Transfer RNA from a Candidatus Sungiibacteriota bacterium, 73 nucleotides, folded computationally.

């Protein structure tokens, strides 16, 4: 340098054009239970990498960029 794959809460992840003001697990916060901790129960906060395009409608499709990974030279 070229080609391919990939990017969603703190972490791991569901999602395949409308049923999603994005769901789950763990973690975290608050309260309850307990002498205390752990555990358990309840509640809560928290995310679509950036820009552009297609479409009535985009986390989802396309393009460019950025980060990560793999291969080739």
């Nucleotide at each position: 340098g070229c080609u391919c794959c990939u990017a969603u809460c703190g972490u791991c992840u569901a999602g395949a054009g409308g049923c999603c003001u994005a769901g789950g697990a763990c973690a975290c916060a608050u309260g309850g239970u307990u002498c205390u901790c752990a555990g358990c129960c309840a509640u809560g906060g928290a995310a679509c990498c950036g820009g552009g395009g297609u479409u009535c409608a985009a986390a989802u499709c396309c393009c460019c960029g950025u980060g990560g990974g793999a291969g080739c030279g």